[in-house]
RNAcentral holds the full RNA, with entries from ENA, Greengenes and SILVA.
Predicted 3D model of a 350-nucleotide part of an RNA (small-subunit ribosomal RNA, central domain) from an uncultured bacterium.
Model confidence (mean pLDDT): 88 of 100.
Rfam family: Bacterial small subunit ribosomal RNA.
Context: one part of a larger RNA
């Protein structure tokens, strides 16, 4: 010396399911592959090291010794790893009871509002802006009342609130369905963790076919503004936004923080479930578990900050980084209807 790292400096795959592999709880017995000890054989010579000798010294060289950290065989040890057999229950799972939730899917229903249509009332303006104009209106608009059509989204409740692996999920009802949590401690008996590949899910935009189209609105047109105005503002307005099916597979897919387990002060909110106390009961108070916030000890950090929801202390597994630009590009390959996605350089240059 046997690398250091990944919240913000380069670096955590967008998320999950899981194959190979890696890693793996307590106890007892056995085996002896790893491991350890001893012995034997081998480990050419030279070189290196030690002692001594020869060239006047040294380099060089000669003799002797040690060493050659390795391999094989045999004998032995059995703590640890491994393998085989048995047992255990704390890890993991199952069962039963219980409540919470915008978790997912399908169907139906509802009211407010916008727009449009029909009719009534009514008359000269309305709309829009910083100010205007384009625009709409005497063929009766705007306003107002009644009726109708249609699409999309669900005010209040609503919350640093809840659920989900992530993306994400919000009117009401029914049906189908996933997960988590609390309680009991009955059952299984290590059945576990991670996860290269693989497979699945994956906002918005975009694409294909068919439908739908109220509002909004890229593109586009016009009016303004301006030196110009391919913008910001205004009047219009098509894709699209919506539905079904099929693609795409990206994002500041963010906590810019991979997953698992254990350990390490507290304080204070809040959500769900439980126990105790109290009570007619809900509260209050004490307390257990699981989530979600804030503050903070030790410790960590370049600082900012993190701090039992760790970025602290450790172990296991995966992914990734290795100066800036060229470049997430070219080429090749795979995927895609396309757009493009994934994989991914170099010359050259500082």
């Nucleotide at each position: 010396c046997u690398g250091g790292g990944c919240g913000u400096a380069a670096a955590g795959c967008g998320c999950g399911u899981g194959u190979a592999g890696g890693c793996g709880g307590g106890u007892c017995c056995g085996c002896a592959a790893g491991u350890c000890a001893g012995a034997u054989g081998u480990g050419a010579a030279a070189u290196c090291c030690c002692c001594g000798g020869g060239c006047u010294c040294a380099a060089c060289u000669c003799g002797g010794g040690a060493a050659c950290u390795g391999c094989a065989u045999c004998u032995g040890a059995a703590a640890c790893u491994g393998c085989g057999a048995g047992c255990c229950u704390u890890g993991a799972g199952u069962a039963c009871c219980g409540g919470a939730g915008a978790g997912g899917g399908u169907g139906g229903c509802g009211g407010a509002a916008u727009u449009c249509c029909u009719g009534g009332u009514g008359u000269a303006g309305a709309g829009g802006u910083g100010a205007a104009a384009u625009u709409c209106g005497u063929a009766g608009a705007u306003a107002u009342c009644a009726g109708g059509a249609g699409g999309a989204a669900c005010a209040c409740c609503g919350g640093u609130g809840g659920c989900g692996a992530a993306g994400g999920c919000g009117g009401c009802c029914a049906c189908c369905u996933g997960g988590a949590c609390g309680g009991u401690a009955a059952c299984u008996g290590a059945c576990g963790c991670u996860g290269a590949g693989a497979c699945g899910c994956g906002a918005a935009a975009g694409c294909g076919u068919g439908g739908g189209g109220a509002g909004c609105a890229a593109a586009c047109a016009g009016g303004a503004u301006u030196a110009g105005a391919u913008a910001c503002c205004c009047u219009g307005g098509u894709a699209g936004u919506c539905c079904a099916c099929g693609c795409c597979g990206u994002a500041a897919a963010c906590g810019a923080u991979g997953g698992g387990u254990g350990c390490u002060a507290g304080g204070u909110g809040u959500c769900u479930c439980g126990g105790g106390u109290a009570u007619u009961g809900a509260c209050c108070c004490c307390u257990g578990a699981g989530g979600u916030g804030c503050c903070g000890u030790a410790g960590c950090u370049a600082a900012c900050g993190c701090g039992u929801u760790a970025a602290g202390c450790a172990c296991c597994c995966c992914g990734c980084c290795u100066g800036g630009g060229a470049a997430g590009u070219a080429c090749g390959g795979u995927c895609g209807c396309a757009a493009g996605a994934c994989u991914a350089a170099a010359a050259c240059u500082c």